RNA sequence: GUGGGUGUAGCUCAGUUGGUUAGAGCGCUUGCUUGACAUGCAAGAGGUCGUUGGUUCAAGUCCAUUCAUCCACA
Numbered sequence: 001g002u003g004g005g006u007g008u009a010g011c012u013c014a015g016u017u018g019g020u021u022a023g024a025g026c027g028c029u030u031g032c033u034u035g036a037c038a039u040g041c042a043a044g045a046g047g048u049c050g051u052u053g054g055u056u057c058a059a060g061u062c063c064a065u066u067c068a069u070c071c072a073c074a
Base pairs, nucleotide, nucleotide: 001073002072003071004070005069006068007067010026011025012024013023019057028044029043030042031041032040050066052064053063054062
């Protein structure tokens, strides 16, 4: 340099043919339980879905661009 994969919560990930509140587990906070801790139970916080732009009535999902990272080729 060329081609391709990945990017969604603090971490690991799901998200169907584009369709109407963006989720799970672990972690975190608060409360209950305990003499205390752990376990268990209940509730809660935390996201502009890597960036920018486009298509569409509607985009995490489609298109372009760019960034990071990984693989292959040269």